[in-house]
This is a predicted structure of a 263-nucleotide part of an RNA (large-subunit ribosomal RNA, domain VI) from a Lachnospiraceae bacterium. The source organism's lineage runs through Bacteria, Bacillati, Bacillota, Lachnospirales and Lachnospiraceae.
Context: one part of a larger RNA
RNA backbone atom coordinates (compact mmCIF):
# COMPACT_ATOMS: atom_id res chain seq x y z
C1' N A 1 0.00 0.00 0.00
C1' N A 2 -3.79 -3.58 -1.05
C1' N A 3 -7.78 -6.79 0.74
C1' N A 4 -15.08 -2.25 -1.29
C1' N A 5 -16.61 2.09 6.09
C1' N A 6 -13.31 2.20 10.59
C1' N A 7 -11.62 -1.12 14.60
C1' N A 8 -10.65 -5.34 18.03
C1' N A 9 -10.44 -10.48 19.14
C1' N A 10 -11.03 -15.64 17.72
C1' N A 11 -10.26 -18.78 13.68
C1' N A 12 -10.50 -22.21 8.63
C1' N A 13 -6.32 -24.22 6.01
C1' N A 14 -4.72 -23.74 -0.10
C1' N A 15 0.31 -24.30 0.58
C1' N A 16 5.18 -24.99 3.02
C1' N A 17 8.47 -27.10 6.54
C1' N A 18 9.66 -30.84 10.44
C1' N A 19 9.66 -35.87 12.17
C1' N A 20 10.47 -40.85 10.00
C1' N A 21 16.52 -44.54 12.88
C1' N A 22 17.66 -48.91 15.49
C1' N A 23 19.95 -52.77 19.22
C1' N A 24 19.46 -56.26 23.16
C1' N A 25 16.66 -59.23 26.58
C1' N A 26 12.17 -62.06 28.36
C1' N A 27 7.97 -64.90 26.70
C1' N A 28 5.48 -67.88 23.08
C1' N A 29 9.24 -72.35 23.21
C1' N A 30 13.90 -75.58 23.73
C1' N A 31 7.79 -75.63 20.74
C1' N A 32 7.34 -76.23 14.87
C1' N A 33 11.49 -78.25 12.00
C1' N A 34 15.69 -81.66 12.42
C1' N A 35 18.92 -88.37 13.12
C1' N A 36 21.53 -85.00 15.96
C1' N A 37 24.02 -80.51 16.38
C1' N A 38 21.09 -76.73 16.31
C1' N A 39 16.73 -73.90 16.27
C1' N A 40 12.42 -70.42 14.31
C1' N A 41 8.01 -67.65 11.63
C1' N A 42 3.61 -65.29 13.78
C1' N A 43 2.20 -62.81 18.39
C1' N A 44 2.95 -60.42 23.43
C1' N A 45 6.17 -57.64 26.89
C1' N A 46 10.67 -55.08 28.96
C1' N A 47 14.95 -52.07 28.53
C1' N A 48 18.78 -49.35 25.83
C1' N A 49 21.96 -46.35 21.93
C1' N A 50 22.10 -42.17 18.80
C1' N A 51 18.93 -38.09 17.31
C1' N A 52 15.14 -34.23 18.29
C1' N A 53 11.93 -31.02 21.57
C1' N A 54 11.11 -29.08 26.43
C1' N A 55 12.45 -28.11 31.68
C1' N A 56 15.60 -26.83 36.31
C1' N A 57 12.09 -30.28 41.37
C1' N A 58 16.75 -33.85 41.83
C1' N A 59 22.64 -34.44 40.62
C1' N A 60 25.96 -30.84 39.28
C1' N A 61 28.61 -26.51 36.25
C1' N A 62 28.79 -21.23 35.95
C1' N A 63 27.37 -17.47 38.96
C1' N A 64 33.36 -10.33 38.07
C1' N A 65 27.40 -5.75 42.55
C1' N A 66 26.37 -12.63 47.68
C1' N A 67 29.09 -14.51 52.28
C1' N A 68 33.68 -16.07 54.46
C1' N A 69 39.10 -16.98 55.07
C1' N A 70 43.90 -15.26 53.83
C1' N A 71 49.23 -13.08 51.52
C1' N A 72 51.92 -8.40 50.24
C1' N A 73 51.21 -3.16 49.94
C1' N A 74 48.69 1.73 50.48
C1' N A 75 45.08 4.74 53.15
C1' N A 76 41.36 6.18 57.14
C1' N A 77 46.61 9.81 62.96
C1' N A 78 47.50 5.03 66.16
C1' N A 79 45.05 0.06 68.51
C1' N A 80 40.84 -2.28 66.93
C1' N A 81 37.69 -2.11 62.76
C1' N A 82 37.35 -1.00 57.65
C1' N A 83 38.28 0.59 52.34
C1' N A 84 41.37 0.12 47.92
C1' N A 85 45.36 -2.29 44.55
C1' N A 86 47.74 -6.85 43.14
C1' N A 87 44.20 -11.97 36.92
C1' N A 88 37.51 -11.36 40.98
C1' N A 89 45.07 -10.88 44.26
C1' N A 90 44.54 -15.95 45.87
C1' N A 91 41.33 -19.59 48.18
C1' N A 92 36.40 -22.14 50.22
C1' N A 93 31.22 -22.08 49.37
C1' N A 94 26.93 -20.18 46.65
C1' N A 95 20.67 -17.55 45.32
C1' N A 96 18.28 -16.29 40.65
C1' N A 97 19.21 -16.83 35.56
C1' N A 98 21.63 -19.71 31.80
C1' N A 99 23.12 -24.77 31.16
C1' N A 100 24.19 -30.73 30.82
C1' N A 101 26.76 -34.58 32.58
C1' N A 102 20.54 -34.05 35.31
C1' N A 103 14.94 -34.85 34.47
C1' N A 104 10.49 -35.49 31.17
C1' N A 105 8.59 -36.47 26.33
C1' N A 106 8.84 -38.12 20.84
C1' N A 107 9.61 -41.83 16.43
C1' N A 108 4.39 -45.42 17.38
C1' N A 109 -0.44 -47.28 16.29
C1' N A 110 -4.02 -46.70 12.29
C1' N A 111 -6.32 -45.68 7.15
C1' N A 112 -5.77 -45.38 1.54
C1' N A 113 -3.37 -46.32 -3.21
C1' N A 114 0.79 -49.05 -4.87
C1' N A 115 6.34 -51.55 -6.25
C1' N A 116 8.69 -56.21 -6.77
C1' N A 117 6.23 -60.55 -5.80
C1' N A 118 2.09 -63.97 -4.91
C1' N A 119 -2.98 -65.03 -6.49
C1' N A 120 -8.74 -65.52 -8.34
C1' N A 121 -11.68 -65.77 -12.55
C1' N A 122 -10.46 -65.75 -17.80
C1' N A 123 -10.27 -65.63 -23.32
C1' N A 124 -7.55 -64.47 -27.90
C1' N A 125 -5.57 -69.85 -28.90
C1' N A 126 -12.12 -75.93 -27.39
C1' N A 127 -6.21 -77.02 -23.64
C1' N A 128 -3.11 -73.98 -20.69
C1' N A 129 -2.29 -68.99 -18.95
C1' N A 130 -2.15 -63.59 -12.62
C1' N A 131 -4.14 -60.11 -18.07
C1' N A 132 -6.03 -58.95 -22.86
C1' N A 133 -11.73 -57.11 -20.06
C1' N A 134 -12.44 -57.75 -14.60
C1' N A 135 -11.07 -58.70 -9.07
C1' N A 136 -7.53 -59.42 -4.72
C1' N A 137 -2.98 -59.77 -1.19
C1' N A 138 1.34 -56.97 -0.74
C1' N A 139 6.90 -52.50 1.71
C1' N A 140 11.14 -48.85 6.60
C1' N A 141 9.02 -46.33 0.42
C1' N A 142 4.10 -42.68 -1.59
C1' N A 143 -0.64 -39.92 0.25
C1' N A 144 -3.15 -39.10 4.92
C1' N A 145 -2.74 -39.50 10.25
C1' N A 146 1.42 -36.54 14.27
C1' N A 147 4.15 -31.40 15.19
C1' N A 148 5.12 -26.13 13.44
C1' N A 149 4.18 -21.89 10.17
C1' N A 150 0.44 -20.24 7.17
C1' N A 151 -5.46 -15.56 3.80
C1' N A 152 -0.10 -10.64 -0.18
C1' N A 153 -4.22 -18.09 -0.70
C1' N A 154 -4.32 -10.21 -4.91
C1' N A 155 -8.52 -16.76 -5.48
C1' N A 156 -6.56 -11.38 -0.21
C1' N A 157 -11.60 -16.55 3.21
C1' N A 158 -14.88 -17.18 8.03
C1' N A 159 -17.04 -15.83 12.95
C1' N A 160 -18.04 -12.80 17.54
C1' N A 161 -18.04 -7.93 19.43
C1' N A 162 -17.41 -2.36 19.32
C1' N A 163 -18.09 2.68 16.68
C1' N A 164 -21.59 5.26 14.08
C1' N A 165 -24.02 8.12 9.56
C1' N A 166 -21.12 14.89 12.13
C1' N A 167 -19.61 19.89 10.11
C1' N A 168 -17.81 22.77 5.98
C1' N A 169 -17.45 22.60 0.71
C1' N A 170 -15.32 25.60 -5.08
C1' N A 171 -18.90 18.80 -5.16
C1' N A 172 -12.80 17.33 -6.32
C1' N A 173 -12.37 17.14 -1.23
C1' N A 174 -11.30 18.97 3.70
C1' N A 175 -11.89 19.42 9.17
C1' N A 176 -12.97 18.04 14.21
C1' N A 177 -14.21 13.41 16.30
C1' N A 178 -16.17 7.81 17.71
C1' N A 179 -14.59 2.75 18.66
C1' N A 180 -9.58 2.04 18.64
C1' N A 181 -4.41 3.02 18.22
C1' N A 182 0.14 5.52 18.60
C1' N A 183 3.73 9.21 20.56
C1' N A 184 5.77 9.75 25.53
C1' N A 185 6.96 7.29 30.20
C1' N A 186 7.84 2.70 34.14
C1' N A 187 9.47 -2.09 32.66
C1' N A 188 10.03 -7.57 31.27
C1' N A 189 11.94 -15.17 32.48
C1' N A 190 10.78 -10.30 25.18
C1' N A 191 14.84 -8.36 22.78
C1' N A 192 20.92 -6.16 18.44
C1' N A 193 17.40 -2.10 16.66
C1' N A 194 12.43 -2.95 15.66
C1' N A 195 8.92 -6.24 17.21
C1' N A 196 6.31 -8.90 21.31
C1' N A 197 4.40 -8.74 26.39
C1' N A 198 3.00 -6.22 31.42
C1' N A 199 1.68 -1.36 33.12
C1' N A 200 0.98 4.30 33.37
C1' N A 201 -2.30 7.12 39.86
C1' N A 202 -9.54 4.38 38.81
C1' N A 203 -1.91 2.12 39.40
C1' N A 204 1.84 -3.13 42.19
C1' N A 205 5.21 -1.56 35.98
C1' N A 206 10.29 -0.70 38.03
C1' N A 207 13.14 1.11 42.23
C1' N A 208 12.94 1.62 47.52
C1' N A 209 10.81 -0.08 52.43
C1' N A 210 8.97 -4.30 55.36
C1' N A 211 8.47 -9.69 56.13
C1' N A 212 10.27 -14.25 54.38
C1' N A 213 12.94 -18.03 51.37
C1' N A 214 17.75 -19.29 49.91
C1' N A 215 23.27 -18.39 50.63
C1' N A 216 27.36 -17.76 53.86
C1' N A 217 28.75 -19.67 58.58
C1' N A 218 29.10 -17.43 63.92
C1' N A 219 29.53 -9.85 62.86
C1' N A 220 31.01 -5.46 65.58
C1' N A 221 31.14 -4.07 70.61
C1' N A 222 31.49 -5.87 75.51
C1' N A 223 32.52 -9.53 79.29
C1' N A 224 35.27 -13.83 80.81
C1' N A 225 39.65 -17.46 80.33
C1' N A 226 44.78 -17.31 78.79
C1' N A 227 51.65 -14.19 79.40
C1' N A 228 50.12 -14.39 74.35
C1' N A 229 48.50 -16.35 69.69
C1' N A 230 43.59 -17.37 70.52
C1' N A 231 39.11 -19.36 72.57
C1' N A 232 34.13 -19.01 74.89
C1' N A 233 29.43 -16.28 75.93
C1' N A 234 25.98 -12.58 74.37
C1' N A 235 23.86 -15.36 69.44
C1' N A 236 22.07 -20.25 63.90
C1' N A 237 24.97 -14.23 65.11
C1' N A 238 25.89 -10.56 61.37
C1' N A 239 25.75 -9.62 56.27
C1' N A 240 23.06 -10.80 51.95
C1' N A 241 22.31 -9.65 43.54
C1' N A 242 18.58 -11.39 40.61
C1' N A 243 13.69 -15.37 44.31
C1' N A 244 8.36 -15.11 47.12
C1' N A 245 4.68 -12.03 49.47
C1' N A 246 3.26 -7.24 50.85
C1' N A 247 3.43 -1.84 50.88
C1' N A 248 2.09 4.08 46.75
C1' N A 249 7.60 6.12 49.90
C1' N A 250 10.01 7.47 44.66
C1' N A 251 9.25 7.40 39.30
C1' N A 252 5.24 6.04 35.28
C1' N A 253 3.02 13.79 35.98
C1' N A 254 0.84 17.00 32.68
C1' N A 255 -0.02 16.18 27.76
C1' N A 256 0.17 15.48 22.23
C1' N A 257 -0.90 12.91 17.44
C1' N A 258 -3.64 9.69 14.28
C1' N A 259 -8.08 7.47 13.38
C1' N A 260 -15.00 6.03 9.87
C1' N A 261 -19.01 8.80 7.36
C1' N A 262 -19.17 3.57 3.86
C1' N A 263 -19.63 0.87 -4.86
RNA sequence: CGGAGGAUAUUUGAGAGGAGCUGUCCUUAGUACGAGAGGACCGGGAUGGACGGGCCGCUGGUGUACCUGUUGGCAUGCCAAUGCCACGGCAGGGUAGCCAAGCCCGGAAGGGAUAAACGCUGAAGGCAUCUAAGCGUGAAGCCCCCCUCAAGAUGAGAUGUCCCAUUCUUAGGAAGUAAGACCCCUUGAAGAGUACAAGGUAGAUAGGGCAGAGGUGGAAGUACAGCAAUGUAUGGAGCUGACUGUUACUAAUCGGUCGAGGG